[in-house]
Notes: Bacterial RNase P class A from a Clostridia bacterium, 341 nucleotides, folded computationally.
RNA sequence: UAAGAUAAUCAGAUGGUCACGGUGUCGGAGCAAUUCGCCAACGAGGAAAGUCCGAGCAUCGCAAGGCAGGGUGGUGGGUAACGCCCACUGAAGGCGACUUCAAGGAUAGUGCAACAGAAAUAAACCGCAUUCGUUAAGAGUGUAAGGAUGGAAAGGUGAGGUAAGAGCUCACCGCUUGGGUGGUGACAUUCGAGGCUAUGUAAACCCCACUUGAUGCAAGACAAAUUGACAAGGGCUGCCCGCCCGUUUAUGUCAGAAACGUCGCUAGAUUUUGUCGGCAACGGCAGAAGUAGAUAGAUGACCGUCCAAUACAGAACUCGGCUUAUAGAUUAUUCUUAAAU
Numbered sequence: 001u002a003a004g005a006u007a008a009u010c011a012g013a014u015g016g017u018c019a020c021g022g023u024g025u026c027g028g029a030g031c032a033a034u035u036c037g038c039c040a041a042c043g044a045g046g047a048a049a050g051u052c053c054g055a056g057c058a059u060c061g062c063a064a065g066g067c068a069g070g071g072u073g074g075u076g077g078g079u080a081a082c083g084c085c086c087a088c089u090g091a092a093g094g095c096g097a098c099u100u101c102a103a104g105g106a107u108a109g110u111g112c113a114a115c116a117g118a119a120a121u122a123a124a125c126c127g128c129a130u131u132c133g134u135u136a137a138g139a140g141u142g143u144a145a146g147g148a149u150g151g152a153a154a155g156g157u158g159a160g161g162u163a164a165g166a167g168c169u170c171a172c173c174g175c176u177u178g179g180g181u182g183g184u185g186a187c188a189u190u191c192g193a194g195g196c197u198a199u200g201u202a203a204a205c206c207c208c209a210c211u212u213g214a215u216g217c218a219a220g221a222c223a224a225a226u227u228g229a230c231a232a233g234g235g236c237u238g239c240c241c242g243c244c245c246g247u248u249u250a251u252g253u254c255a256g257a258a259a260c261g262u263c264g265c266u267a268g269a270u271u272u273u274g275u276c277g278g279c280a281a282c283g284g285c286a287g288a289a290g291u292a293g294a295u296a297g298a299u300g301a302c303c304g305u306c307c308a309a310u311a312c313a314g315a316a317c318u319c320g321g322c323u324u325a326u327a328g329a330u331u332a333u334u335c336u337u338a339a340a341u
Base pairs, nucleotide, nucleotide: 001338002337003336004335005333006332007331008330009329010328012306013305014304015303016302017301018300020043021042023040024039026037027036028035029034045312049323050322052321053320054319055318056317057216058215059214060213065240066239067238069212070211071210072209073208074088075087076086077085078084089103090101091100092099093098104207105206109205110204111201112200113199125147126146127143128142129141130140131139132138155173156172157171158170159169160168174196175194176193177192178191179190180189181188182187220263221262222261227255228254229253230252231251233245234244235243236242270289271288272287273286274285275284276283277282
C1' cells in the first nucleotide's frame, strides 16, 4: 500500500414559521360533567417487519394421579426464561485471521437403500492361477489382490508369503478394549491387549437423557334495559380418572334486542454514569434521568445553512431473543495474507 476477518456507530443535523397528538402550569365560560385560549417540555425503528421462540400479566372454583402430545440434544456457565448469549471440546471448510454444525444411540427393535452392478446382510461380469479337452469352441476347481458399476462393495498403506491371492503373517494407521497422567467436564495424551465387527441412513419410525397445563389484550374487569323457546346437563381449555356445580332460578344451546362506553394502556426483568468481580456472557455496589399511549387511528409542509444520509421502511399490552430487508458514511483491533522499503 492492497485484499480480507472480527466487533461496533449513525440512519440525517441545525435555525425559523405554520399545522397535528396526549400531558402539564396559567387564564376565561359553566351548578357540574365539560369546554375554549396562550405558553412549555415531550411525541415511530434498527429492524417498529416476520409472528418463529421465551416470559411478564389475565382467565379457567379447589386438590390429586395416569396416558397422549410437544420441545431440546457435545461440556460447563449466564439469564425471569428460551430453541437465545458466552466460553471450551469435537468435526468440516479456509494459506490464514476465522466461519459453520439438525454435535446422544445403528451391539434394543423395525424400516429403507431406486437405477446401475455378478452381488447391497453376501456375491463372481471381466480378470488371475490350475486341471481336462479341442480344427475351433469350451468345461471343472480355486481366488476376491487388479478392472467395471455405484453415494457406499468382506478396514487403509507397504512388505513378506502363495499355484494365483486374501489380516494368511508382520509394521504403521484405523476400530474395540484395559490402565496411567491432565482437566469440573466434554475430551486430550500415553502405555498395553485383541486380527477385528457385514455399508449407509434416526432432518426415517424408534430408544435414551432432560424438560413441558391450556387459551390469549379481539386476554380480562367494570358499566349498560332485558324478551322468547328448548335441554338435563355443565366445568376443571387434549383424553381417562377423580372432584365440584346443577336438573323450577344459576348453567348450556338457539333467536331477537340493548350497550358498543370506561379501564386494562405505560415507572418497566427501564435507560444511563462510575466502580468492583469475572477470559466472557453477565452480576454486585453507589448515583443520575423521566422518554408516544393513538382508537378510523397523532409529527406534515415551507424557507435557510451543513451535507454521505436519496435505502429498508410507521408503535397499538409490555419486554428478552432469533430470522429477514437494507442506500450511504464512519470507527476500532497486541487480527490475517501478499508485495515493497
Overview:
Lineage of the source: Bacteria > Bacillati > Bacillota > Clostridia. The RNAcentral record of the sequence draws on ENA. It matches the Rfam family "Bacterial RNase P class A". It is annotated as a ribozyme. Gene Ontology terms of the family: dimeric ribonuclease P complex, ribonuclease P activity and tRNA processing. It is recorded under the gene name rnpB. The coordinates come from a structure-prediction model, not an experiment, and the mean pLDDT is 76. The model forms 98% of the base pairs in the Rfam consensus.